About this RNA:
Small-subunit ribosomal RNA, 5' domain from an uncultured bacterium, 476 nucleotides, folded computationally. Its Rfam family is "Bacterial small subunit ribosomal RNA". The full RNA is in RNAcentral, with records from ENA, Greengenes and SILVA.

[in-house]
Context: one part of a larger RNA
RNA sequence: GAUGAACGCUGGCGGUCUGCUUAACACAUGCAAGUCGAACGGAAUCCUUAGGGAUUUAGUGGCGGACGGGUGAGUAACACGUAAGAACCUGCCUCUUGGACGGGGACAACAGUUGGAAACGGCUGCUAAUCCCGGAUAAGCCGAAAGGUAAAAGAUUUAUCGCCAAGAGAGGGGCUUGCGUCUGAUUAGCUAGUUGGUAGGGUAAGAGCCUACCAAGGCGACGAUCAGUAGCUGGUCUGAGAGGAUGAUCAGCCACACUGGGACUGAGACACGGCCCAGACUCCUACGGGAGGCAGCAGUGGGGAAUUUUCCGCAAUGGGCGAAAGCCUGACGGAGCAAGACCGCGUGGGGGAGGAAGGUUCUUGGAUUGUCAACCCCUUUUCUCAGGGAAGAACACAAUGACGGUACCUGAGGAAAAAGCAUCGGCUAACUCCGUGCCAGCAGCCGCGGUAAUACGGGGGAUGCAAGCGUUAUCC
Numbered sequence: 001g002a003u004g005a006a007c008g009c010u011g012g013c014g015g016u017c018u019g020c021u022u023a024a025c026a027c028a029u030g031c032a033a034g035u036c037g038a039a040c041g042g043a044a045u046c047c048u049u050a051g052g053g054a055u056u057u058a059g060u061g062g063c064g065g066a067c068g069g070g071u072g073a074g075u076a077a078c079a080c081g082u083a084a085g086a087a088c089c090u091g092c093c094u095c096u097u098g099g100a101c102g103g104g105g106a107c108a109a110c111a112g113u114u115g116g117a118a119a120c121g122g123c124u125g126c127u128a129a130u131c132c133c134g135g136a137u138a139a140g141c142c143g144a145a146a147g148g149u150a151a152a153a154g155a156u157u158u159a160u161c162g163c164c165a166a167g168a169g170a171g172g173g174g175c176u177u178g179c180g181u182c183u184g185a186u187u188a189g190c191u192a193g194u195u196g197g198u199a200g201g202g203u204a205a206g207a208g209c210c211u212a213c214c215a216a217g218g219c220g221a222c223g224a225u226c227a228g229u230a231g232c233u234g235g236u237c238u239g240a241g242a243g244g245a246u247g248a249u250c251a252g253c254c255a256c257a258c259u260g261g262g263a264c265u266g267a268g269a270c271a272c273g274g275c276c277c278a279g280a281c282u283c284c285u286a287c288g289g290g291a292g293g294c295a296g297c298a299g300u301g302g303g304g305a306a307u308u309u310u311c312c313g314c315a316a317u318g319g320g321c322g323a324a325a326g327c328c329u330g331a332c333g334g335a336g337c338a339a340g341a342c343c344g345c346g347u348g349g350g351g352g353a354g355g356a357a358g359g360u361u362c363u364u365g366g367a368u369u370g371u372c373a374a375c376c377c378c379u380u381u382u383c384u385c386a387g388g389g390a391a392g393a394a395c396a397c398a399a400u401g402a403c404g405g406u407a408c409c410u411g412a413g414g415a416a417a418a419a420g421c422a423u424c425g426g427c428u429a430a431c432u433c434c435g436u437g438c439c440a441g442c443a444g445c446c447g448c449g450g451u452a453a454u455a456c457g458g459g460g461g462a463u464g465c466a467a468g469c470g471u472u473a474u475c476c
Base pairs, nucleotide, nucleotide: 001475002474003473005472006471007470008469009468012345013344014343015342016341017340018338019337020303025301026300027299029298030297031296034063035062036061039060040059042057043056044055045054046053047052070256071255072254080180081179082178083177084176085175088173089172090171093169094168095167096166097165098164099163101135103133104132105131110125111124112123113122114121115120140149141148142147154161155160156159182228183227184226189219190218191217194216195215196214197213198212199211200210201209231253232252233251234250235246236245237244238243258279259278260277261276262275281292282291283290284289309335311334312333313332317331318329319328320327321326348378349377350376351375358369359368360367361366382417383413384412385411386410387409388408392403420465421464422463423462424461425446426445427444431460432459433458434457435456441448442447
């Protein structure tokens, strides 16, 4: 000098930030991912001119739940950083080219019946679609060629939005490599799919990625292997720099989601608020069986020196769905709490000597507190009250503000309501009196204290900082 700090004493205001560093411990409760009726058939309610229409939605279907948000357990690794590379994928978006012909089918919902305490099912029957399946077509793909092979879906308010195939782009992602990346040799040898080849399989894609066979290789004192520790980076702190330390907040990447394993769906996951299995734990149970996962936002217990509200709003920005209106959004925007940090402001200004009283000290003359106060004249930042009152709003017009009657402006009132903390032996700015008597105590180092202690405790005075001041911890 610095801190995501804590503790002690003290505490007026504003702005901007920050706030479980410990138990990746366990979690009550609420919310955090839905949306589309302009894909589809129903059902319910309401209206009806009895034709039908409107609203709502359990179900089928589509898109999204792989983003956003959290955490740092694991990881010493192509995880990260940087520079390259070739054998790849890519929903939505943009551009280009072409197409959408003609058939069929099922399952929910629903109805009936039935099992179960529940969670949740079973059987029979009916049905729609942008659901599913053949046929046709083919620039594409495979193939040396012959030839083979793969598609589509409609909707409404009639103007669009969709659907299929192919090519290109943008953005995103997977993979490979060079270099860099902590400590220990009181860890010296390690390795059998191990290293390479051939063939086959596998993947979106290269590869021992996997399998069979063959060869015996591969790594290592330029530190392999093993052990310990650790998310990495931009950055941050310090320092003249070189360097050292660090990786909170913000941004990029990675990993994880009760613990371990697994795949399914999908453009994308081996998926935080999806599925299956095993385990530990908690809860319900009619004992047969079921339910759950805050390292999302609040909040609770626990641990700890220590870290906040079970708040408001989708008004803005952004995201999902939708043609749109709109719905959802604990992302986000705000408010609340905390002197936790930084910055700013205030606690008054000018005059005022009888140098008042009181305190302290004393050589009793005085000195000091000290222009401090009283007293006089001002001011009103902040404060209180009253009046006015935003920008942030952009979406043709209109409407639309959580914050918030907030910021800000004007008027009135009254010095009024606002100073502490540490230190004073030297280092180190600042000295005396009393008490104590190696006691009580102080202390960062040197060291003080055993009867005149500027070093302990108190008083007076002084010094330094100041809404803070000290102490402790850690880094340079």